Predicted 3D model of a 165-nucleotide RNA (FMN riboswitch aptamer (RFN element)) from Pelagibius marinus. The sequence was found by an Rfam model in a public genome assembly. Its mean pLDDT, the model's own confidence on a scale to 100, is 76. Of the family's consensus pairs, 100% are formed in the model. It matches the Rfam family "FMN riboswitch aptamer (RFN element)". Rfam links the family to the GO term FMN binding.
């Protein structure tokens, strides 16, 4: 320094005020928030032979990823139906529906959201303005911000050890 293996650590923010109402951090008005990798005409900074060369930061809505739901699969439990067996209770197997626990992980779903003006050789990214988006379950009332699964999982980041050059 790097194909790679392995271990460990880390890895999400936000309802403040007012209104209506019996009841709302869920509705209405104002407010607030923005995971990870990439991209880079921005910012900071170091070196310079003044040509440049580095380092760090820089997008919710440009490309991709993650959690959740859904999907799929395994095991298991319950119910109904069917075949067979049985004197009966019932048993095995199959199908369908439902529950629980675990695995998979993109081929496909929910699944997201940006325009205008400016500068410039060039803007999806800069500057200005105006917009827009946000899993599932719960709730005296509809939730990005409350509670819950979650002391979970994870995109990934860092470090150690091994390995290779």
């Nucleotide at each position: 320094u790097c194909a790679c293996g392995u271990u460990c650590u880390c890895a999400g923010g936000g309802c403040g005020g007012g209104g209506u109402g019996g009841a709302a951090g869920u509705c209405c008005c104002c407010a607030c928030c923005g995971g990870c990798g990439g991209u880079a005409u921005g910012g900071a900074u170091g070196c310079u032979u003044c040509g440049g060369c580095g380092u760090c930061c820089g997008a919710g809505c440009c490309c991709g990823c993650g959690a959740g739901c859904g999907c799929u699969u395994u095991u298991u439990c319950c119910a109904a139906g069917g075949c067979u067996c049985u004197g009966u209770c019932g048993a095995u197997c199959c199908u369908u529906g439902g529950g629980a626990a675990g695995g998979g992980g993109u081929c496909a779903g929910c699944a997201g959201a940006u325009u205008c003006g400016g500068u410039g050789a060039g803007a999806a990214g800069c500057c200005g303005a105006a917009g827009c988006c946000g899993a599932c379950g719960g709730u005296c009332a509809c939730a990005g911000u409350c509670c819950g699964g979650a002391u979970g999982g994870a995109a990934g980041a860092g470090a150690g050890c091994g390995g290779a050059a």